[in-house]
RNA sequence: GAAGACGGUCGGAUAGUCGCUGUCGCAUUGGCGAUGGAGGAAAGUCCGGGCUCCGCAGGGCAAGUCGCCAGGUAACGCCUGGGAGGCGCAAGCCUACGGAAAGUGCCACAGAAAAUAUACCGCCUACUUUAAAGGUAGGUAAGGGUGAAAUGGUGCGGUAAGAGCGCACCGCGCUGCCGGUAACGGCAGUGGCAGGGUAAACCCCGGCUGGAGCAAGACCAAAUAGGGAAGCAUAUGCUGCGGCCCGCAGUUGCUUCCGGGUAGGUCGCUUGAGGCGUCCGGUGACGGGCGACCCAGAUGAAUGACUAUCACGGCAGCUCAGGUUGCUGACAGAACCCGGCUUACAGACCGUCUUCCUUC
Numbered sequence: 001g002a003a004g005a006c007g008g009u010c011g012g013a014u015a016g017u018c019g020c021u022g023u024c025g026c027a028u029u030g031g032c033g034a035u036g037g038a039g040g041a042a043a044g045u046c047c048g049g050g051c052u053c054c055g056c057a058g059g060g061c062a063a064g065u066c067g068c069c070a071g072g073u074a075a076c077g078c079c080u081g082g083g084a085g086g087c088g089c090a091a092g093c094c095u096a097c098g099g100a101a102a103g104u105g106c107c108a109c110a111g112a113a114a115a116u117a118u119a120c121c122g123c124c125u126a127c128u129u130u131a132a133a134g135g136u137a138g139g140u141a142a143g144g145g146u147g148a149a150a151u152g153g154u155g156c157g158g159u160a161a162g163a164g165c166g167c168a169c170c171g172c173g174c175u176g177c178c179g180g181u182a183a184c185g186g187c188a189g190u191g192g193c194a195g196g197g198u199a200a201a202c203c204c205c206g207g208c209u210g211g212a213g214c215a216a217g218a219c220c221a222a223a224u225a226g227g228g229a230a231g232c233a234u235a236u237g238c239u240g241c242g243g244c245c246c247g248c249a250g251u252u253g254c255u256u257c258c259g260g261g262u263a264g265g266u267c268g269c270u271u272g273a274g275g276c277g278u279c280c281g282g283u284g285a286c287g288g289g290c291g292a293c294c295c296a297g298a299u300g301a302a303u304g305a306c307u308a309u310c311a312c313g314g315c316a317g318c319u320c321a322g323g324u325u326g327c328u329g330a331c332a333g334a335a336c337c338c339g340g341c342u343u344a345c346a347g348a349c350c351g352u353c354u355u356c357c358u359u360c
Stems, first nucleotide, its partner, number of pairs: 001356010012310007020037007039331001043342002046340005051213004063209005068082005083097001084095004098204002103202002105198003115151001120144002122140008152170006171193001172191008217267004227258007237251005274293001276291006312329007
């Protein structure tokens, strides 16, 4: 210098003017002053928890979800460290990574055969027509061919030809010893080696999970209608059809009190598994001690707009160049609160590491 791997930070700055909103103070109905006012994802609402209400003796069934080991945590499907397998020269990255010998199902096309394995070509043996060639019966998975996948692989022996038929090495199963908390690894012995794949097919095994969610939930509480209690009034009564009569309809009317509950209001509401600094323990996730800090709480829902200067990037024009002029600047936006995951993101910066090239 080039190419790459991993982790982290930021997401324009300053000043002025005009607005919006929470809190406090002063005024008292108009206001004035001080001070706070979005994010790394506030997003998707996919997991886990706090909190609230409802349910619940214990246990089981069903349903859902997770699945190598150890640790972290309030908890997790998250994170950290490790193991195994795969990819990369490497730094490093990826993995739903329990069980296919409980049972059931599926495996297109091609192919003889896709699972109680099987003989299409080929090879070999016997018999036979008539020698070659063919036919019949049998042996054979070494070779060919099909396929995503064909019944352990390579080599030697062996054989009529072959075959774990025998042997060596590799692989696999079992047993023992050693290392490791464990997953697992190493070594030795042993079994000729059994049943191809698929569980992100049903299923089996093991772990976990009660339901709904701040529109949860609690409190205060109009008007109208309806409910209850007490008192009073009444039967040719009383009430309604605007006053009266007739007529019609109804069976109560008036007053006071109580309770439910709607509108509306208040709380829940932001001090919390809190962020920051520092020290200690731990490989790490993380945990502990100390110090100082308070940092949005709206409810038609604030957090904005404009101007000036500066900085950075991109595009376009001018310029030999230095430079200069114009335009433009990401994703997105709290609503009970946290821990994660996933997804989006103009651009800028920092650290560690790997491979290659050049020079000293």
A computed fold for a 360-nucleotide RNA from a Gammaproteobacteria bacterium, annotated as Bacterial RNase P class A. NCBI's taxonomy places the organism under Bacteria, Pseudomonadati, Pseudomonadota, Gammaproteobacteria. Model confidence (mean pLDDT): 76 of 100.